The RNA shown here (FMN riboswitch aptamer (RFN element)) has 137 nucleotides and comes from Bacillus taeanensis.
RNAcentral holds the sequence, with entries from Rfam.
RNA sequence: UAUUUCCUUCGGGGUCGGGUGUAAUUCCCAACCGGCGGUGAUGAAGCAAAGCGCUUCUUAGUCCGUGACCCGCUAUUGCGGUGGAUCUGGUGAAACUCCAGGGCCGACAGUAAAAGUCUGGAUGGGAGAAGGAAUAA
Numbered sequence: 001u002a003u004u005u006c007c008u009u010c011g012g013g014g015u016c017g018g019g020u021g022u023a024a025u026u027c028c029c030a031a032c033c034g035g036c037g038g039u040g041a042u043g044a045a046g047c048a049a050a051g052c053g054c055u056u057c058u059u060a061g062u063c064c065g066u067g068a069c070c071c072g073c074u075a076u077u078g079c080g081g082u083g084g085a086u087c088u089g090g091u092g093a094a095a096c097u098c099c100a101g102g103g104c105c106g107a108c109a110g111u112a113a114a115a116g117u118c119u120g121g122a123u124g125g126g127a128g129a130a131g132g133a134a135u136a137a
Stems, first nucleotide, its partner, number of pairs: 001137001004134007017029003031117002033106002035066004043057005061104002070081004086102005108120003
């Protein structure tokens, strides 16, 4: 440096305020939130320097992929399926990622009334992240 295996730890946020009502954090007005990996024209630091540049870290809920939930098979390891949402303008050689503005989306079960935000399965599972050990060259 790299392969494979194993171990440990970590690994999701959010209804202010108001209306109606017998009853709603579920409806209405309004508020708030954004898992993980990738990409990336953002930002920062460093290097180089005549100049072009180079390296590292960092930037997407709505792009690509993926996890929780659910279904089927299997027989508990896994395999397959299902699985939400973005436009306009600006800059530019190039933007669904930058800047400005306006939208949109969010498992299942429960509930005195319909839930992205409450309660529950869940002290669970998990994409994955960090560290360590062994192994191989």